The RNA shown here (c-di-GMP-I riboswitch aptamer) has 90 nucleotides and comes from a Planctomycetota bacterium. The coordinates come from a structure-prediction model, not an experiment, and the mean pLDDT is 87. The sequence was found by an Rfam model in a public genome assembly. Taxonomically the source falls in Planctomycetota (Bacteria, Pseudomonadati).

[in-house]
RNA sequence: UCCUCGAAAGGGCAAACCGGUCGUAAGGCUGGGACGCAAAGCUCAGGGCCACGCACGAUUCAUGUCGGGCGCGGUAGCCUGGUUGCCGAA
Numbered sequence: 001u002c003c004u005c006g007a008a009a010g011g012g013c014a015a016a017c018c019g020g021u022c023g024u025a026a027g028g029c030u031g032g033g034a035c036g037c038a039a040a041g042c043u044c045a046g047g048g049c050c051a052c053g054c055a056c057g058a059u060u061c062a063u064g065u066c067g068g069g070c071g072c073g074g075u076a077g078c079c080u081g082g083u084u085g086c087c088g089a090a
Base pairs, nucleotide, nucleotide: 005088006087012037013036017032018031019030020029021028022027035077041083042082043081045080046079047078048075049074050073052071053070054069056067057066058065059064
């Protein structure tokens, strides 16, 4: 110095919930708040999950409900991959 790793110190982030705000929604942003987090920094590329739209099929007297398909969004605090990075005990 690097890798694995995660003791210590300083600092960092912020779940649920509540207020405000944007969105049809999932959910985002912001203030409060801390369950947790060593990448809970960034990135939807693969899978998962969630929302909306379309046509189809099943079912229903009908409204509707369900199913897989396609499209389009969301989630990085679901997992994998990519990428950047603070500290340094064993």